[in-house]
The RNA shown here (transfer RNA) has 72 nucleotides and comes from a candidate division WWE3 bacterium. Its Rfam family is "tRNA". By type it is a transfer RNA.

RNA sequence: GCCAGAGUGGCUCAAUGGUAGAGCAGGCGCAUCGUAAGCGUCAGGUUGAGAGUUCGAUUCUCUCCUCUGGCU
Numbered sequence: 001g002c003c004a005g006a007g008u009g010g011c012u013c014a015a016u017g018g019u020a021g022a023g024c025a026g027g028c029g030c031a032u033c034g035u036a037a038g039c040g041u042c043a044g045g046u047u048g049a050g051a052g053u054u055c056g057a058u059u060c061u062c063u064c065c066u067c068u069g070g071c072u
Base pairs, nucleotide, nucleotide: 001071002070003069004068005067006066007065010024011023012022013021018055026042027041028040029039030038048064049063050062051061052060
């Protein structure tokens, strides 16, 4: 230099055009003599950045950034 893949809560991942969810972690509560496990509940996201298409974009298109792999 070329090609491919990935980027979404603190972490691991969903959501393939129509209000962004789950598990773990965190706060609070229930329960227990107490702790852990368990149960309930709450909070936490400008979906890497910008632009375009669309009534509507995490999703489709383009550019850039970061990471991973391959080729030379």